[in-house]
Predicted 3D model of RNase P RNA and transfer RNA as a complex of 478 nucleotides. The coordinates come from a structure-prediction model, not an experiment, and the mean pLDDT is 75. Rfam match: Bacterial RNase P class A. About the family: Ribonuclease P (RNase P) is a ubiquitous endoribonuclease, found in archaea, bacteria and eukarya as well as chloroplasts and mitochondria.
This record gives sequence, C1' cells and structure tokens, in this order.
RNA sequence: CCAGUCGGCUGGACGGCCGUCGCUCGUUCGAGCGGAGGAAAGUCCGGGCUCCACGGAGACACGGCGCCGGAUAACGUCCGGCGGGGGCGACCCCAGGGACAGCGCCACAGAGAGCAGACCGCCGGUCGCCGUUCGAAGGGAUGUCGGCCGGCAAGGGUGAAAGGGUGCGGUAAGAGCGCACCGCGCGGGCGGCAACGUCGGCGGCAUGGCAAGCCCCGCCGGGAGCAAGACCGAAUAGGAGCGACAGGAGGCGUGAAAGCGCUUCAGGCCCGUCCCCGGGCUCGUCGCUCGGGUUGGUUGCUAGAGGCGCCCGGCGACGGGCGUCCCAGAGGAAUGGCCGUCACGCGCGGGGCCUCGCGGCUCCGGGCCAUACAGAACCCGGCUUACAGGCCGGCUGGCGCU
RNA sequence: GCUCCCAUCGUCUAGCGGUCUAGGACGUCGCCCUCUCACGGCGAAAACUGGGGUUCGAUUCCCCAUGGGAGCGCCA
Repeated sequence: CCAGUCGGCUGGACGGCCGUCGCUCGUUCGAGCGGAGGAAAGUCCGGGCUCCACGGAGACACGGCGCCGGAUAACGUCCGGCGGGGGCGACCCCAGGGACAGCGCCACAGAGAGCAGACCGCCGGUCGCCGUUCGAAGGGAUGUCGGCCGGCAAGGGUGAAAGGGUGCGGUAAGAGCGCACCGCGCGGGCGGCAACGUCGGCGGCAUGGCAAGCCCCGCCGGGAGCAAGACCGAAUAGGAGCGACAGGAGGCGUGAAAGCGCUUCAGGCCCGUCCCCGGGCUCGUCGCUCGGGUUGGUUGCUAGAGGCGCCCGGCGACGGGCGUCCCAGAGGAAUGGCCGUCACGCGCGGGGCCUCGCGGCUCCGGGCCAUACAGAACCCGGCUUACAGGCCGGCUGGCGCU
Repeated sequence: GCUCCCAUCGUCUAGCGGUCUAGGACGUCGCCCUCUCACGGCGAAAACUGGGGUUCGAUUCCCCAUGGGAGCGCCA
C1' cells in the first nucleotide's frame, strides 16, 4: 500500500429572525428553564406495575424452551467453554436432548427403501445346438451361445440415501471370512465442576434418515393488560331479543283437599378441565347481542434494575463502593421553518505522484445539495429490522522498502 | 396504544412435504358459429408477498421482514 475480518463511536456545528409543547413567575402577554432515538420502529421474547382469580397444590390439557458452566430481577438475551461445519488465516455459522418407548413418512427412478434385494454381472454344476482338437471307435478335452439348478454381493447401474470405509490375505467366485488402520458400540483408567477430551481393552458391525411429523424426557408458564386500575362529574329508555336454570326425595307448619310457606339432602350451572375442598346461584338472576347516553376532569405519570466519572473484584458477561447530576411527560399529541457562514459530501476543468491499464491519492479553481433511517404515548432489559455517510481501534493474509 | 388474523393467476378460491409443468369458476385474448351481437363450442395467456433456515425435496414446516384486515373506551 492492497485485500479482508471483528469491535466501538458519531450521524451536522455556530449565529440571527419567526414559531411550538410542558413547568414556574408575574403588568395576560411576555420572561426564565427544560423538550426524542440508536433504533423512540416491528410488537418477537422477558420483567416491573395494576386489576381479576388465588384453599390444596397435584394431575390433565395447552404453549414455550433444549450441549455444559456462569451472569441476571428475568429471558428464547449475554459471557466463557465443548462438539460439528466453513475459511490459508484473523474469524464466521449451528432450534446443538432422545430415532433399541411407540406410531408415521422416505415421492420418482431402481432388482431391492426398512422383519432389505439380485437387473446386468462373477463363479460352479448339468443339458442342448454348433465349432476346434485327440482317438480306429465308444468317447475325452475345450470354446461361443442358449435353457435349468445352485453359490456370491466385489464391480456396473438407480437414487438424497443401498445394512461400515481403505488395504492385504483368502476363495471356484466372493464376503468382517481373517488381519492392520480408521469409524461405530460396550465397559475401564486418567484429566476436567461439567459438556467433553485422551489412553489402552473387548466386540466383527448389529437398530439408515426425518422429532422446524406425532411423540418421549427434563425445565418454565394462573389470566389480562395503562383503552390495566382508582376518584369525581354530566346525560339517558335502568329498554329489547336470545340462551341457561322453573326438575327429584324427605321433614315441619297451615289447610277438608289442591296448594302455599319454611327447611334438609342428593343433583344441576359458574369459578380453563378433572379430583378433594370451598364459595356463589338454582326464579328473577346470570351470560351474550342489539339499542340508549357521554365522547368531560383528576390520578396512575415519570427519580429509575437511572445517567456520568473514578476505584476495586472477575478472562468476561457482570458485581461492589464513593462522588456527582436531574434529563419530555401533553390533548391525536410539541421538539419546527427561513437566511448567512463553515465542515463533510457529489459532479466539472486543470496540475502533480503511483500504476501496463482500469483506477487510486493529493492540490487549485469554480459550481450543486442542505442532508440517512426515522418521531416518545406507563416504564425498563433484550432480540430483530431500517440507516446517506464519516471517524477510531484490534487482528489476519499478500506485496514492496529498511 | 393493546390484542389477534390473513397473504396462491386481474377477481373469488382448491391444493395429506413428492409425476405441481400448481387445479377450478368468473373475467381477458384468439378462432369457429351468426347477416350482426349475445348465447354456445374449441384453444391460449395469466399466480404461490420477499429473504433466510430444516429436509434428499417446501405453496405446505420454522424464523425474520413487508403489505392488508378485524376487534377492544366510559356510564347505566
């Protein structure tokens, strides 16, 4: 210098004029102070807070998560490791438990696709036709082709995947049939908290893949959300429809009886389902829908797992201590507009340097644009996505010079 | 603001993870029929919202994004 990789920061500055939201003051119109983000976004996770349900907490159902250890209020986040994959490397990626608990699926092609299989092929036997050869002959040997019987799974072929791989031996041909190495399984020693690593032993190899198919195992989760919730006020038809429950047994009172009243039990409905237990309701209550009124005020509402600086502990995420600061809190909802200067940026022209060239760097002159993504709505921690550009740092590879 | 749902030809839709080159209806276009139009007949064009992942294989399963739609205030 070029190429690359990882991490962090910033994302216009100053001045003038005109405006805007909140708070506090006063001469009601001014003054002072404060006024968006790294994502305020998507609403994908986790919490705080509030209400409801909360007697037990168990089972079921449903949803989510999933290597190990740690961090944290918590997490699906983060940190440090392990294993696998990619890259020369820095580094990057992985929903990364279980496929001998069970069910299911594996299209097409192919002989065979999940209690595997034999199309071509290889080998042996036998029969037949034809040929060669030996023999005097019966016949023998041998070759091509074809039929039948049997052996094999090495090779070809199909496929995403063909029931370990490579090599040597072995065999009629072959095959874990035998052996060595690698892989796999089982059990052991050592190291590590663990995931796991490593060493030697045994087993001749058996159950291929899919769980982001059902499922199994382990762990987590009560429901709803600031339009939660609380208070005040105004107004109206406290209206209509549909559905659920008016059922059973016993006792007492009254009564001539029917019936009525009271009460008990069982049952039914609701509290996600079930169980125990409990509560409420069982004839005027409940649920849903429609209709009616009002589109008011206060609160929740911003000091918080808060920001910044220093020190300490930890590899790190993070934790602790001290100091310091107060930083939007509104209603469909403000933080803006114009001008000037400058910085940055983008073309044009010219000069210089490097380069074979493309092109790159730099200087001068004169122009152009006015800046990217985007806008708080109860508040935090994350993830994801968007972002014109600019700056800084660590590391890797290559080339050149010293 | 909060909670949900959906995405396939121009429109409405079908589609157990596999011969999907994605089916149907209406519409559009061309030809035939007719004096002409309509009706009818034959034929054609036309789509899985985008990007990643799982899998041998994705319209389908998972994640992210984009776009669209629905519901939810208070009082009695």